[in-house]
RNA sequence: GGGGGUGUGGCGGAACUGGCAGACGCAGCGGACUUAAAAUCCGCCGGCCGUGAGGCCGUCAGGGUUCGAGCCCCUGCACCCCUA
Numbered sequence: 001g002g003g004g005g006u007g008u009g010g011c012g013g014a015a016c017u018g019g020c021a022g023a024c025g026c027a028g029c030g031g032a033c034u035u036a037a038a039a040u041c042c043g044c045c046g047g048c049c050g051u052g053a054g055g056c057c058g059u060c061a062g063g064g065u066u067c068g069a070g071c072c073c074c075u076g077c078a079c080c081c082c083u084a
Stems, first nucleotide, its partner, number of pairs: 001083007010026003019067001028044005046057004060076005
């Protein structure tokens, strides 16, 4: 140089044929139980705005297609594999 693959909350990892993004697990926080703790159970757990109900944004980056994109198309970046 050529070809292929991967990129999603703090971490792992889902998301069908394009139709509620973040299921599920780990970690973390709050609570219950306990003399206290562990274990167990319940709730919460991306960012911003809002007293709140709630709203907006968010899938490596930028653009495109579409009523609608994590998913399809283009360009780029990072990493991995094959090849010269």

About this RNA
A computed fold for an 84-nucleotide RNA from an uncultured Coriobacteriaceae bacterium, annotated as transfer RNA. The prediction has a mean pLDDT of 83. The sequence was found in a public genome assembly. Its Rfam family is "tRNA". It is annotated as a transfer RNA. Rfam links the family to the GO term triplet codon-amino acid adaptor activity.